The RNA shown here (c-di-GMP-I-GGC riboswitch aptamer) has 83 nucleotides and comes from Novimethylophilus kurashikiensis. Taxonomically the source falls in Novimethylophilus (Bacteria, Pseudomonadati, Pseudomonadota, Methylophilaceae). Its mean pLDDT, the model's own confidence on a scale to 100, is 79. The sequence was found by an Rfam model in a public genome assembly. It matches the Rfam family "c-di-GMP-I-GGC riboswitch aptamer". Rfam links the family to the GO term cyclic-di-GMP binding.
RNA sequence: CCUGAAAAGGGCAAACCUGCCGCAAGGCAGGGGCGCAAAAUUACCGGUCCUAAGGAUGUGCGCGGACAGCGGGAUUACCAGGU
Numbered sequence: 001c002c003u004g005a006a007a008a009g010g011g012c013a014a015a016c017c018u019g020c021c022g023c024a025a026g027g028c029a030g031g032g033g034c035g036c037a038a039a040a041u042u043a044c045c046g047g048u049c050c051u052a053a054g055g056a057u058g059u060g061c062g063c064g065g066a067c068a069g070c071g072g073g074a075u076u077a078c079c080a081g082g083u
Base pairs, nucleotide, nucleotide: 001082002081003080004079011036012035016031017030018029019028020027021026034069040075041074042073044072045071046070047067048066049065050064
């Protein structure tokens, strides 16, 4: 550097439930376990989702926000094998 997850040691934690935060997407903690060889970090690129207040409702736009377990990129990493 590449490949792999058979072995060993393990790690993470989907849906759902409870509590809290948020307008919402969603996030945090506990339980839970669908899965994951980077399901570690990063919002850089694409994509998807949300968007209150502003007289009311709806739609759109704008300002902004979210998703890393959607794909890509970047950085880092245990074990085994190969070079």